The RNA shown here (Lysine riboswitch aptamer) has 164 nucleotides and comes from Mediterraneibacter massiliensis. NCBI's taxonomy places the organism under Bacteria, Bacillati, Bacillota, Clostridia, Mediterraneibacter. Rfam family: Lysine riboswitch aptamer. Rfam describes the family as follows. Riboswitches are metabolite binding domains within certain messenger RNAs that serve as precision sensors for their corresponding targets. The coordinates come from a structure-prediction model, not an experiment, and the mean pLDDT is 79.

[in-house]
RNA sequence: AGAUAGAGGUUGCAUUUUUCAUCAGUAGGAUGCCGGAUGUUUCAGGGACAGAAGAAGACAUUCCAAAGGGAAAGAUGCCGAAAGGAGAAAGUGCCUGACAUUUUUUCCUUGGGCAUGGCGUGAAAAACGACAUGACUGUCAUCGCAAGAUGGAGAGCUAUCUGA
Numbered sequence: 001a002g003a004u005a006g007a008g009g010u011u012g013c014a015u016u017u018u019u020c021a022u023c024a025g026u027a028g029g030a031u032g033c034c035g036g037a038u039g040u041u042u043c044a045g046g047g048a049c050a051g052a053a054g055a056a057g058a059c060a061u062u063c064c065a066a067a068g069g070g071a072a073a074g075a076u077g078c079c080g081a082a083a084g085g086a087g088a089a090a091g092u093g094c095c096u097g098a099c100a101u102u103u104u105u106u107c108c109u110u111g112g113g114c115a116u117g118g119c120g121u122g123a124a125a126a127a128c129g130a131c132a133u134g135a136c137u138g139u140c141a142u143c144g145c146a147a148g149a150u151g152g153a154g155a156g157c158u159a160u161c162u163g164a
Base pairs, nucleotide, nucleotide: 001162002161003160004159005158006157009079012078013077014076015075016074017073018072019071020070028063029062030061031060032059034057038050039049040048041047042098043097044096045095046094082110083109084108085107086106087105088104089103090102091101092100093099111137112136114134115133116132117131119129120128121127139152140151141150142149143148
């Protein structure tokens, strides 16, 4: 230097299936009544469509979701598992631009989970993200008889094999 195997754990990580709660008695539908010219198509312009045979909107009665996010259990694949950020390309959203979103890809950051704090995402007292602080934990280095102390980062660590 290369190859193979392996370890970390307050619930290791991701994907997926099922169930549950939340979202929410919300969006939306139906009917009635008031209303009186706009409304829908993500936003702007364009186009299209609905609309005085009554648009938006308010109220009442009634029916009533889903996605994303979360938890538990099972299965599968794994230990840069993975997560986050930035960029590029392609697809989707009627057309153009913006924007959103999905997939692929490049680069950067993070050893791991936990607690506290304010901030951000979020419907959220859920969950997550980055930051700060704290102790813990795995690992290596240095110091030490030891107990332990200090420091580092996954481009790391351990074992085996091969080559120089």